[in-house]
Notes
This is a predicted structure of a 71-nucleotide RNA (transfer RNA) from Candidatus Staskawiczbacteria bacterium RIFOXYB1_FULL_32_11.
RNA sequence: GGGCCCGUAGUAUAGCGGUAAUACAUCUCGUUUGCAACGAGAAGUUGCGAGUUCGACUCUCGCCGGGUCCA
Numbered sequence: 001g002g003g004c005c006c007g008u009a010g011u012a013u014a015g016c017g018g019u020a021a022u023a024c025a026u027c028u029c030g031u032u033u034g035c036a037a038c039g040a041g042a043a044g045u046u047g048c049g050a051g052u053u054c055g056a057c058u059c060u061c062g063c064c065g066g067g068u069c070c071a
Base pairs, nucleotide, nucleotide: 001070002069003068004067005066006065007064010024011023012022013021018054026042027041028040029039030038047063048062049061050060051059
């Protein structure tokens, strides 16, 4: 320098053109003398910009970051 893949909550991951989900973690309540565990609930997320579309996390382009292969 070129090809390909990936970027979703604090972490690990799913998802799909029509209001984004699971587990752990965090917070609140209950239970306990207390802690843990357990039960119930809550908050929290689509890397950035542009385009297509009635509608974009999803499709397209660029940028940024990471991985991998070739040179």
RNAcentral records the identical sequence in 2 taxa. The coordinates come from a structure-prediction model, not an experiment, and the mean pLDDT is 81. It matches the Rfam family "tRNA". By type it is a transfer RNA.